[in-house]
Molecule: FMN riboswitch aptamer (RFN element)
Organism: Elusimicrobiota bacterium
RNA sequence: AAAACUCUUCGGGGUUGGGUGAAAUUCCCAAUCGGCGGUUAAAGUCCGCGAGUCCCAUAAAAAAUAUGGGAUCGAAUCUGUGAAACUCAGAUACCGACGGUAAAGUCCGGAUGAAAGAAGAGAAUA
Numbered sequence: 001a002a003a004a005c006u007c008u009u010c011g012g013g014g015u016u017g018g019g020u021g022a023a024a025u026u027c028c029c030a031a032u033c034g035g036c037g038g039u040u041a042a043a044g045u046c047c048g049c050g051a052g053u054c055c056c057a058u059a060a061a062a063a064a065u066a067u068g069g070g071a072u073c074g075a076a077u078c079u080g081u082g083a084a085a086c087u088c089a090g091a092u093a094c095c096g097a098c099g100g101u102a103a104a105g106u107c108c109g110g111a112u113g114a115a116a117g118a119a120g121a122g123a124a125u126a
Base pairs, nucleotide, nucleotide: 005122006121007120008119009118010117016030017029018028019027031106032105033096034095035049036048037047038046044094045093052072053071054070055069056068057067058066059065076092077091078090079089080088098109099108100107
């Protein structure tokens, strides 16, 4: 130095205007947002991961909770530049858990939560 270990901190953005209506930030017309790691070059739409939902096992185990395992889990093309881009530039598209409520990516709620991961510190060994 590196790996493993322990601890600390950080770790998701977005409804503005108008229409209809008794009622909609939910419908309609326009608006607006983009977690983490990787990839010859920068990604919401490529490859993975997390989150969400559901199921199973264990803990005396019905609920709740914890741990482990499993299932499910959205969406992009064209042209150009280049050694290299499904990532850049230009153009036109598309997508977004669950519960609540006039039908929600953007409001309220679980959530002052959890987490992919990022940064830092520590002690010990060789």